[in-house]
Predicted 3D model of a 1510-nucleotide RNA (small-subunit ribosomal RNA) from an uncultured Muribaculaceae bacterium. The coordinates come from a structure-prediction model, not an experiment, and the mean pLDDT is 84. The RNAcentral record of the sequence draws on SILVA. The same sequence occurs in records of 2 taxa.
RNA sequence: AGAGUUUGAUCCUGGCUCAGGAUGAACGCUAGCGACAGGCUUAACACAUGCAAGUCGAGGGGCAGCGAGGGGUUAGCAAUAACUCUGUCGGCGACCGGCGCACGGGUGAGUAACGCGUAUGCAACCUACCUGCAUCAGGGGGAUAACCAGGAGAAAUCCUGACUAAUACCGCAUAUAUCGGUUGACCGCAUGGUUGAUUGAGGAAAGAGUUAUCGGAUGCAGAUGGGCAUGCGUGGCAUUAGGAAGUUGGCGGGGUAACGGCCCACCAAUCCGACGAUGCCUAGGGGUUCUGAGAGGAAGGUCCCCCACAUUGGUACUGAGACACGGAUCAAACUCCUACGGGAGGCAGCAGUGAGGAAUAUUGGUCAAUGGACGGAAGUCUGAACCAGCCAAGUCGCGUGAAGGACGACGGCCCUACGGGUUGUAAACUUCUUUAGUGCGGGAACAAAGGAGGGGACGUGUCCCCUUAUGAGUGUACCGCAAGAAUAAGCAUCGGCUAACUCCGUGCCAGCAGCCGCGGUAAUACGGAGGAUGCGAGCGUUAUCCGGAUUUAUUGGGUUUAAAGGGUGCGCAGGCGGACAGUCAAGUCAGCGGUAAAAUCGCGGGGCUCAACCCCGCUCAGCCGUUGAAACUGAUUAUCUAGCGUGGCGUCGAGGUAUGCGGAAUGCGUUGUGUAGCGGUGAAAUGCAUAGAUAUGACGCAGAACUCCAAUUGCGAAGGCAGCAUACCGGGCGCCUACGGACGCUGAGGCACGAAAGCGUGGGUAUCGAACAGGAUUAGAUACCCUGGUAGUCCACGCAGUAAACGAUGAAUACUUGCUAUUCGGCGGGAAUGACCGCUGGGUGGCGGAGCGAAAGCGUUAAGUAUUCCACCUGGGGAGUACGCCGGCAACGGUGAAACUCAAAGGAAUUGACGGGGGCCCGCACAAGCGGAGGAACAUGUGGUUUAAUUCGAUGAUACGCGAGGAACCUUACCCGGGCUUGAAUUGCAGAGGAAGGAUUUGGAGACAAUGACGCCCUUCGGGGCCUCUGUGAAGGUGCUGCAUGGUUGUCGUCAGCUCGUGCCGUGAGGUGUCGGCUUAAGUGCCAUAACGAGCGCAACCCCUCUCCUUAGUUGCCAUCAGGUUAAGCUGGGCACUCUGGGGACACUGCCACCGUAAGGUGUGAGGAAGGUGGGGAUGACGUCAAAUCAGCACGGCCCUUACGUCCGGGGCUACACACGUGUUACAAUGGCAGGUACAGAGAGACGGUCCCUUGCAAAACGGAUCAAAUCCUUAAAGCCUGUCUCAGUUCGGACUGGGGUCUGCAACCCGACCCCACGAAGCUGGAUUCGCUAGUAAUCGCGCAUCAGCCAUGGCGCGGUGAAUACGUUCCCGGGCCUUGUACACACCGCCCGUCAAGCCAUGGGAGCCGGGGGUACCUGAAGUCCGUAACCGCGAGGAGCGCCCUAGGGUAAAACUGGUGACUGGGGCUAAGUCGUAACAAGGUAGCCGUACCGGAAGGUGCGGCUG
Repeated sequence: AGAGUUUGAUCCUGGCUCAGGAUGAACGCUAGCGACAGGCUUAACACAUGCAAGUCGAGGGGCAGCGAGGGGUUAGCAAUAACUCUGUCGGCGACCGGCGCACGGGUGAGUAACGCGUAUGCAACCUACCUGCAUCAGGGGGAUAACCAGGAGAAAUCCUGACUAAUACCGCAUAUAUCGGUUGACCGCAUGGUUGAUUGAGGAAAGAGUUAUCGGAUGCAGAUGGGCAUGCGUGGCAUUAGGAAGUUGGCGGGGUAACGGCCCACCAAUCCGACGAUGCCUAGGGGUUCUGAGAGGAAGGUCCCCCACAUUGGUACUGAGACACGGAUCAAACUCCUACGGGAGGCAGCAGUGAGGAAUAUUGGUCAAUGGACGGAAGUCUGAACCAGCCAAGUCGCGUGAAGGACGACGGCCCUACGGGUUGUAAACUUCUUUAGUGCGGGAACAAAGGAGGGGACGUGUCCCCUUAUGAGUGUACCGCAAGAAUAAGCAUCGGCUAACUCCGUGCCAGCAGCCGCGGUAAUACGGAGGAUGCGAGCGUUAUCCGGAUUUAUUGGGUUUAAAGGGUGCGCAGGCGGACAGUCAAGUCAGCGGUAAAAUCGCGGGGCUCAACCCCGCUCAGCCGUUGAAACUGAUUAUCUAGCGUGGCGUCGAGGUAUGCGGAAUGCGUUGUGUAGCGGUGAAAUGCAUAGAUAUGACGCAGAACUCCAAUUGCGAAGGCAGCAUACCGGGCGCCUACGGACGCUGAGGCACGAAAGCGUGGGUAUCGAACAGGAUUAGAUACCCUGGUAGUCCACGCAGUAAACGAUGAAUACUUGCUAUUCGGCGGGAAUGACCGCUGGGUGGCGGAGCGAAAGCGUUAAGUAUUCCACCUGGGGAGUACGCCGGCAACGGUGAAACUCAAAGGAAUUGACGGGGGCCCGCACAAGCGGAGGAACAUGUGGUUUAAUUCGAUGAUACGCGAGGAACCUUACCCGGGCUUGAAUUGCAGAGGAAGGAUUUGGAGACAAUGACGCCCUUCGGGGCCUCUGUGAAGGUGCUGCAUGGUUGUCGUCAGCUCGUGCCGUGAGGUGUCGGCUUAAGUGCCAUAACGAGCGCAACCCCUCUCCUUAGUUGCCAUCAGGUUAAGCUGGGCACUCUGGGGACACUGCCACCGUAAGGUGUGAGGAAGGUGGGGAUGACGUCAAAUCAGCACGGCCCUUACGUCCGGGGCUACACACGUGUUACAAUGGCAGGUACAGAGAGACGGUCCCUUGCAAAACGGAUCAAAUCCUUAAAGCCUGUCUCAGUUCGGACUGGGGUCUGCAACCCGACCCCACGAAGCUGGAUUCGCUAGUAAUCGCGCAUCAGCCAUGGCGCGGUGAAUACGUUCCCGGGCCUUGUACACACCGCCCGUCAAGCCAUGGGAGCCGGGGGUACCUGAAGUCCGUAACCGCGAGGAGCGCCCUAGGGUAAAACUGGUGACUGGGGCUAAGUCGUAACAAGGUAGCCGUACCGGAAGGUGCGGCUG
């Protein structure tokens, strides 16, 4: 010091989360020791038991109990024992009396307060014990407790009678206090105070004693401790705005230690409050503690100070001090005892118990020390205190060993696995050490003073010396010795943040998670293991606080678009304020003084072995006082004119209000002309019209709005303002510089204005027009469109008070480069007026510099640089909602939350994709044509259905005559049944055996089983080859995953695109290049250019074809020569031609003309076989579709192993109501049939192709022959010629069916092809829709090949023959390319997304009510108690009892307010993988959207009016 998280990516805004530190903690796992500190945060809940405050006999009377002594009696020889008397002594229960009990200890309920903190004041006060000074203590009196006697009661306790003492109590005397009068001196901030003199009133005492002393009284002073007052500081809520009646003040009293409405009588009517009164909620305050760089924020446990309290509430008494924790009394609640009559009690003291709770200890020891009470002292008491016990609950320290030790052991784990890596110098092993622990031994300090005994000194009550007693902790700390590595390591984490990675299991399950997020079969994220990392006697989790968070911003933020400028102005308070000079000294600054308790923090030292811890010293903000300074702010005085205002002259404008006037248009009325439609729409209909509309002429009426001018114009504070005229009112600006002299700026509350819609009352109503009605559209259409139409729109008066009331930009002032346009003034030049030019002031616009900004952008009209004041913001949703209050006639407006929920919501810009956005361009994309499909029958594939099985895959384009280029068995993967298990095939090792093999026969459906004639080779003599069996290691799987993969393929698309390097631009994503203009089939090229180049694509290079040349001629060819045939290159011969094979040439817009800068284009151009890519093929960029294929092959992982492997027989893949795709054949005369006749190319062939002869109608069969092929197969068909048919279900068409055959094959039943005869179905050109094709193409005709025994081939792949039509063109459909625009899309429009309804869950508002809580008010009642009053009673009296008044705790009643819980039902809200209805928004979102308002509608929403552009 930062990091993660919004996006495809980016920058910003903004929230959420994490890393740090801390704790009186708790929980989980684990645990060796010590030191120091800590330990009910909850129920101020209830408490059993014990202890926590006594002491003094040197105050007193006494003697219950203990001990001692004395006397007496009895027993006994005595010792002695028993009994009895005696307060005589030590002492002492209870009692009288003194002091203490008001300290110490606990707790934090109450308290928002002079309670606390700090600083002052008391001239308004008190203070026992202690200290100092001064003075005094004379002389009397009467009681009473204990004890005794009696009585009441269960008890607690009480009553009566009698006796008695005091340092108990009460008079008298004296006294400097105190008070009054008179009189003097001095002092103070006011009241006033201090101090003399004199006079009057008036108050005291106590003794004890060991004779040392201790006490008593009064006054003054000190010290200590308190009391009171005041300034300042010290929580939240304004959805608490008004509050108070002893209230505020005065006079006079009472009361108090003292001031005071503290209390009372009277008088006055004040007092507090936006600088926050009052009310409600919360809370003990501080020193300090935690955190933070600090400023701050949070906390107030332990320790110290203060306060308050002692079951709850009240009250006083005693006392120096209390309204009293372990005192009293009353009331209340609770608990206990009881004989039911009545009593007792108060742990928030120390332990301890129950309860509550996540949670907090022993019913311990000692007064040895420190401190306290009493006492002369010894001493007693002391749960204060000192110690110990329990608890990892914290901080600090120590240990669990150290060194060596590799062949890097074993084991574990992992891997690319005959081997490596890691655990790991870790272990073993060797050597060494012994802290802590254990055992043994020694062994403190804390003890000094005071005490006791003795002695000494002097100043006779002090000091000193010697001896002596006293230790809870404790035989502890510490020291020494001994043995022995011996007794001692865990926890969390390992996807990123965040240090640390692999395997297995699991399979959106189980689970994890602080945030982002992991898990759906290869999980570094779950669980386990191995390993690693971090910390370590601890480690994690949870909770809370600060930090990070500059995320409340004083330090230190913002407000055009992210949240945020009030709709606008005026203006009180407040804040801020021009120039010059003087004075003051409040702010400010400086010096000094007081205070700031100690502890704590910081700094410097020191002591426990170190440290934590402890001790010593120093430092401190603040507040108060005092002395100075005078720049700035402030106050005041005097002055000024630059701000501001006034005046004069001039000017400007849709500024406002009122009144009057005008024309056009619209509608209506009357009337004329006129006739059949008008109107309206995308198209229509509703509507109007023969009762005369629309149209048109004339006249009239009404209301509303003001065309052109008109503009980027003008005016106004904003809203807003537009015909013309008049009146009144307001404002700005310019010029001159006469006057005033800071009069200014801003402005919380307040007041006023404030579009449209809306409301009230009364008018008015032409147009338009929410609602409504009808017509259309539509799946629906509560809409868009149309026809009507009410409120409203208009006026007057009143209310309302909101808008995208926007420049989404508050007001004011100053400063900071420019260009340009326009509007209103002024001045100068021009010529006096004009055009024009220049300067200057005010306004309105555009573009841009610096600067600013996240960017877009703003930019002298700032969003720049500064100052002042106001308003507002602090994640999204919930929500501008609820409740409360204020306003309103209402609608509603203003103010304005929370629970809950999410990890985002958002701004700007970027790249894509998309648009029922735009521009340009291309393609058999459309159009123009030709032929088809869709209708029929059949073939074939698919879906579906069926089935034991109908194996599997392919499924829009890009599946469907596809994998399959050939399912009768086989294939075959499917089904049924029968077999085998090292297996059907291949192979290693070991063992056994044997040739292998196998005719034949038997069983069986077969596989197979049994039978078994016949039947080996080599050899070094060990054996080997070959085979079978057994065992074993490998097998095998068309089982799964194409979403784990390789390879291959389809498609966009043969579309023209896709990128890179360097440079430049941008904060960045990214852009530029690749855009623009022209051109091209093309990112093809040219020009331009912050780009310059390059790569993959395009093109070319390759193959076939078209022309020519050359070369070589057999199986090809035959012009010439010869031979020869019925004929034929048949033969000799030849290689000219054709042809075949090889090599080469040719085409490049090269030439010409025109257009063009060029690239290039155009042409019945030339030439040429071919002309602008000549035609065809191969060739497929970056990528897209998790596209296809694990069943072609390969391959990771998973699964099966007498089966999911393998063999065999049979069946199935060929099923059949149906639907679809692809084809074949047709429907006929451009044809069918019959006969005759001509011309190809390419390819295959020996288990083959075939020819010929014979037989058969034929498919074929038999025989002979030929060809391993330019030689044979080898005849093409359409065509052409002739004949026939004559428009019909036919001489078309051939399905289906019957019969008979041929061939292949082990076998044609399921389930082959072909031939012959017979039968002769549908079909007469095919709806919506749809496919192919631009030339040797479509159409049409035949031929060949692969697979193959045969073939379901009409399929696929090739070959040639014949051989067209049409393209104006790019508006539209589809697909694509480039540029641009919008976007809320990025899984990218098959996107996103809104609202109702339905379901579940959650929190919340209202709600008839119901149940509480705290506080106040009124009335009634009223204990104890103080003051006061008081005739009867007591007392000689003083006085008392009793009674009464006032006040009051508490209780009761009543009506309100506030606040919580709950509540049938109800309102909306939030959340929830796959519900319903629609489609509102995002693109022109298909009617642009949004804001305010009003009405309407299942819902999003629609419409009207006005506004905004986002």